[in-house]
Context: one part of a larger RNA
Molecule: small-subunit ribosomal RNA, 5' domain
Organism: metagenome
RNA sequence: GGAUGAACGCUAGCGGCAGGCCUAAUACAUGCAAGUCGAACGGUGGUAGCAAUACCAUAGUGGCAAACGGGUGCGUAACGCGUAAGCAACCUGCCCUCAACUGGGGGAUAGCCCGGCGAAAGCUGGGGUAAACCCGCACGGUCCCAUGUCUUCACCUGGGGAGAUGGGUAAACAUUCAUGGGUUGAGGAGGGGCUUGCGUCUGAUUAGCUAGUUAGCGGGGUAAGGGCCCACCAAGGCGAUGAUCAGUAGGGGUUCUGAGAGGAUUGGCCCCCACAUGGGUACUGAGAUACGGACCCAACUCCUACGGGAGGCAGCAGUAGGGAAUAUUGGGCAAUGGAGGCAAUUCUGACCCAGCCAUGCCGCGUGCAGGAUGACGGCGCUCAGCGUUGUAAACUGCUUUUAUCAGGGAGGAACCGGUGGAAUGCGUUCUGCUUUGACGGUACCUGAGGAAUAAGCACCGGCUAACUCCGUGCCAGCAGCCGCGGUAAUACGGAGGGUGCAAGCGUUGUCC
Numbered sequence: 001g002g003a004u005g006a007a008c009g010c011u012a013g014c015g016g017c018a019g020g021c022c023u024a025a026u027a028c029a030u031g032c033a034a035g036u037c038g039a040a041c042g043g044u045g046g047u048a049g050c051a052a053u054a055c056c057a058u059a060g061u062g063g064c065a066a067a068c069g070g071g072u073g074c075g076u077a078a079c080g081c082g083u084a085a086g087c088a089a090c091c092u093g094c095c096c097u098c099a100a101c102u103g104g105g106g107g108a109u110a111g112c113c114c115g116g117c118g119a120a121a122g123c124u125g126g127g128g129u130a131a132a133c134c135c136g137c138a139c140g141g142u143c144c145c146a147u148g149u150c151u152u153c154a155c156c157u158g159g160g161g162a163g164a165u166g167g168g169u170a171a172a173c174a175u176u177c178a179u180g181g182g183u184u185g186a187g188g189a190g191g192g193g194c195u196u197g198c199g200u201c202u203g204a205u206u207a208g209c210u211a212g213u214u215a216g217c218g219g220g221g222u223a224a225g226g227g228c229c230c231a232c233c234a235a236g237g238c239g240a241u242g243a244u245c246a247g248u249a250g251g252g253g254u255u256c257u258g259a260g261a262g263g264a265u266u267g268g269c270c271c272c273c274a275c276a277u278g279g280g281u282a283c284u285g286a287g288a289u290a291c292g293g294a295c296c297c298a299a300c301u302c303c304u305a306c307g308g309g310a311g312g313c314a315g316c317a318g319u320a321g322g323g324a325a326u327a328u329u330g331g332g333c334a335a336u337g338g339a340g341g342c343a344a345u346u347c348u349g350a351c352c353c354a355g356c357c358a359u360g361c362c363g364c365g366u367g368c369a370g371g372a373u374g375a376c377g378g379c380g381c382u383c384a385g386c387g388u389u390g391u392a393a394a395c396u397g398c399u400u401u402u403a404u405c406a407g408g409g410a411g412g413a414a415c416c417g418g419u420g421g422a423a424u425g426c427g428u429u430c431u432g433c434u435u436u437g438a439c440g441g442u443a444c445c446u447g448a449g450g451a452a453u454a455a456g457c458a459c460c461g462g463c464u465a466a467c468u469c470c471g472u473g474c475c476a477g478c479a480g481c482c483g484c485g486g487u488a489a490u491a492c493g494g495a496g497g498g499u500g501c502a503a504g505c506g507u508u509g510u511c512c
Base pairs, nucleotide, nucleotide: 001512002511003510004509006508007507008506009505010504013364014363015362016361017360018359019357020356021322026320027319028318030317031316032315035064036063037062040061041060043058044057045056046055047054048053071275072274073273080200081199082198083197084196085195086194087193090192091191092190095188096187097186098185099184100183101182102181103137105135106134107133112127113126114125115124116123117122143168144167145166146165147164149162150161151160152159153158173180174179175178201247202246203245208238209237210236213235214234216232218230219229220228250272251271252270253269255264256263257262277298278297279296280295281294300311301310302309303308328354330353331352332351336350337348338347339346340345367398368397369396370395377389378388379387380386381385404448405447406446407445408444412439417434418433419432420431421430422429423428456501457500458499459498460497461482462481463480467496468495469494470493471492477484478483
């Protein structure tokens, strides 16, 4: 000098954009943050109606989602991350393309009804019921398994492809009648799993470490290779090119600095990883060993009729505590995106906005021109006149950004839906009109009056731009370094003047 998630002191007019618990991964009151589908199902209730029926709502069964999105950085020195490859050792719901199919039966159970237990949370006996719930049967292909054949591959105790024989395996329908779904298989897209080379902090005042350890064979397990696990056999494997141990730490893109090499950094945003009170476990599922699921142990908190129960903000706000220090218990689903749904649409503290904070960056303003008899006052001096403050003020003319007030007033909106028309065999497509804005009567535009509404902070011995007076007298004090102060201090304190930055200026911390 530059930089900062900064803090502190003094000061403060406005706007745009960005940022905002770095500490206690401490404890959490309250509200909200994941639902949706009645076009899967049986019911129940309501409204309209004389009724048939129609519409609305939804506790339960069922489906999909809840593994995304959002948070945090505890752990981790590791194939965790980065990069480059590999899987002839793998999986993949929804989506896209293609092929084939969707036949016929049976069963249970919740809701419901009748009971029981309990303070509650909730549990339980009996009866009866539906489905896209559950289970057989039939058929079934390029699917799976076994046997064996041909062919092919850089990979040869292996694999790709094509026949054959035997065995095995599926389904669900709904409605407004055209759509949506269901099953099996082939391929794709996107996503994931695994393996490997290289790179990845400090310490030798850590030198030896290792028995599932290292390798083999056989098996088990997994979607899949593998000591991942197990039986047997061998005695190996790692290490001064730093094993092991200890400490520290999420990694990267980036960001800061620097001429570069390099050093530092990982806050905001993006990718990956890990975690969800501490520890462990599996279930469901295409996917989790699952933040707002389950079970067990532990600590803590709460309720209790003392028998027993309930909970998990490192989601968004918010509270206490800690701290030098970090915001609102706000609005809206209008946009973008996500989940469900044929759709209308519902949900969405993701997101979009608003609020607070000079925390930063950028922009604008606090007026412009004239004006000397150089006023008054202050300060200084060679002191009764000069110098300086100083064109500064007064005064005259002008302007009106900003602020205030008044009027007008967006873009962000495209869809979807409704309705009319056209094209088309249908699906559908095109088009006209109409409808949808939290922000917000905001941005922006116009007008009105009036200089009106707006300047501070640090420094002035040298480094380093800027000097005198008074006070003090090695005192009080200053100080980044050198150093000032003991009676004329440009270095302390005040004043006048000046210098530098400016809605900021200084100080402190940290990095280059």